[in-house]
Predicted 3D model of a 73-nucleotide RNA (transfer RNA) from an uncultured Erysipelotrichaceae bacterium.
This record gives sequence, C1' cells and structure tokens, in this order.
RNA sequence: GAUCCCCUAGCUCAGCUGGCAGAGCAUCUGACUCUUAAUCAGAGGGUCGAGGGUUCGAAUCCCUCGGGGAUCA
Repeated sequence: GAUCCCCUAGCUCAGCUGGCAGAGCAUCUGACUCUUAAUCAGAGGGUCGAGGGUUCGAAUCCCUCGGGGAUCA
C1' cells in the first nucleotide's frame, strides 16, 4: 500500500433480509436471612465510533473519516 472483518450499556456480546434499542455479568433498591453470602423481584445506565447521504422512517442501506484485527504485498 491492497482486500476483508469488527466498533451497540461499566464489561462480554445479541440485534445488522429498514419500523419501540436488548440479554448476561456488574451497580443500586427491596424481599428472604440473627448477619453476610446465595436466591428472588425491581430500578438506573446508550447521542448504536464520528460526519454526511438515501428514506415517511436508519444500529441496520450508501459514501468519507477515525480506531482495532486478519490475509496478501
């Protein structure tokens, strides 16, 4: 330098054939318990890497850029 893949909650990742943004773990609150842990119930937490375009509507499709990885040179 070329091609391809990945970037979504604090962490690990789903969702990516366009239509309400999710799960597990973690955190917080409550129940249970003599207390803690475990268990159960609930809550908070996201400008979906950045910008632009297409569309009635974009995490999803297109373009550019940034970060990471693989292969080739």

The sequence was found in a public genome assembly. Its Rfam family is "tRNA". Rfam describes the family as follows. Transfer RNA (tRNA) molecules are approximately 80 nucleotides in length.